A computed fold for a 73-nucleotide RNA from an Acidobacteriota bacterium, annotated as transfer RNA. NCBI's taxonomy places the organism under Bacteria, Pseudomonadati, Acidobacteriota. It matches the Rfam family "tRNA". About the family: Transfer RNA (tRNA) molecules are approximately 80 nucleotides in length. Its mean pLDDT, the model's own confidence on a scale to 100, is 84. It was read from a public genome assembly.
[in-house]
RNA sequence: GGGCCAGUAGCGCAGUUGGGAGCGCGCAUGAAUGGCAUUCAUGAGGUCGCGAGUUCGAUUCUCGCCUGGUCCA
Numbered sequence: 001g002g003g004c005c006a007g008u009a010g011c012g013c014a015g016u017u018g019g020g021a022g023c024g025c026g027c028a029u030g031a032a033u034g035g036c037a038u039u040c041a042u043g044a045g046g047u048c049g050c051g052a053g054u055u056c057g058a059u060u061c062u063c064g065c066c067u068g069g070u071c072c073a
Stems, first nucleotide, its partner, number of pairs: 001072007010025004019056001027043006049065005
């Protein structure tokens, strides 16, 4: 330098008609218990890496850039 893959909640990850942003763990509050552990209920938490384009509408399609991984040179 080139090819490919990945980037979504604090962490690990889903997300195919292009229209609802989600799961598990963790966190907060409450209940059950004498207390802890544990279970249950409720809740908070998001620049879908950044910018631009297409579109009525983009996490999703296109282009550029950034970061990480991998392969080739």